[in-house]
RNA sequence: GUGAGCGUGGCCAAGCGGUUAAGGCGCCAGACUGUGGCUCUGGAGAUCGAGGGUUCGAAUCCCUUCGCUCACCCCA
Repeated sequence: GUGAGCGUGGCCAAGCGGUUAAGGCGCCAGACUGUGGCUCUGGAGAUCGAGGGUUCGAAUCCCUUCGCUCACCCCA
C1' cells in the first nucleotide's frame, strides 16, 4: 500500500430499521450475618469511536475519517 473484520457503561456482551439500548461482572445503598463472604432487594452508570448522508424513524443502511486485529503485496 491492497483486501477483510471489529469498535455499544469501568470490564464482558445482546441488538440485524420502529416508543424508554437486554443481560452478566464490578460499583453504591439496604436486608441477612458477631465481622467478612455467599444469598436476596433496590439504585447509579452507555444516546453506540468521530463527522456527514438516506429515512417519518438509524447502534442497525450508505459515504468519509480515526483506532485495533488478520491476510496479502512491495522495499530493505
Molecule: transfer RNA
Organism: Dehalococcoidia bacterium